Predicted 3D model of a 78-nucleotide RNA (c-di-GMP-I riboswitch aptamer) from Desulfobacterium sp. The sequence was found by an Rfam model in a public genome assembly. Rfam family: c-di-GMP-I riboswitch aptamer. Rfam links the family to the GO term cyclic-di-GMP binding.
[in-house]
RNA sequence: UCAAGAAAAAGCCAAGCCUGCAGUGAUGCAGUUACGGAAAGCCUCGGGUCUUAAUUUGAAGACGGCGGGGUUGCCUUG
Numbered sequence: 001u002c003a004a005g006a007a008a009a010a011g012c013c014a015a016g017c018c019u020g021c022a023g024u025g026a027u028g029c030a031g032u033u034a035c036g037g038a039a040a041g042c043c044u045c046g047g048g049u050c051u052u053a054a055u056u057u058g059a060a061g062a063c064g065g066c067g068g069g070g071u072u073g074c075c076u077u078g
Base pairs, nucleotide, nucleotide: 002078003077004076005075012037013036016033018031019030020029021028022027035065041071042070043069045068047066048063049062050061051060052059
C1' cells in the first nucleotide's frame, strides 16, 4: 500500500421508548438507555422511500440506520 475479516482486545457510533426544543410535516437537535452496526464516520452523485403545498404540470424538503457509488479511518490476518 492492497485485499479480507469481526467482537479476540482496545476503542467508536447509537435504534426504539420517554422528556424538552425547532418545524405545517416527514424529521432534526439535546439528555437517558442500548436495538443493533465493520465504517450505523462524511458526501444526495444517481436510484428508492417519506412529507408538504399545488391539483395542470413541475417543485421544495426529509431519510447517509434503504441499498449503490465516492472518500477518510481503529484492530487482526494474508